[in-house]
Formats: sequence, C1' cells, structure tokens
RNA sequence: GCGGGAUUAGUUUAAUGGCAGAACUAAAGAUUUCCAAUCUUUAAGCAAGGGUUCGAUUCCCUUAUCCCGCU
Repeated sequence: GCGGGAUUAGUUUAAUGGCAGAACUAAAGAUUUCCAAUCUUUAAGCAAGGGUUCGAUUCCCUUAUCCCGCU
C1' cells in the first nucleotide's frame, strides 16, 4: 500500500428498512435480627459525519479504533 471482518447500556450479547431485546452490573423497595440469596420496580445503548428513503441501528460513501490475510 491492497483486500476482508468487527464496532449496540458500565460489561457480554441478540435482532432487523417500521417502538432496540436479554443477561450480568448499578439504584430504590420488599423479605431477613444482620448478611447472603430471592422477588419487584427504575436507570442506562445502535462508533462519528454525510447520502438514499415516507421512514436508517439496518442500505451506500467517507472517517476513527481494533483484528485477520496479502505484498
């Protein structure tokens, strides 16, 4: 230099052109003499920019980071 892949909550991980789901974690409450465990509720997310579209996390382009291969 060229090609390919990945990027979603604090962490791990689904999904798909039409409300983004779960687990763990966190907070509050219930239970308990206390702790742990359990139960309920709440909060927290589509890497950035642009384009296409009635509508983009999803499709296209560029950028960033990481990984793999070739030279």
Molecule: transfer RNA
Organism: Candidatus Shapirobacteria bacterium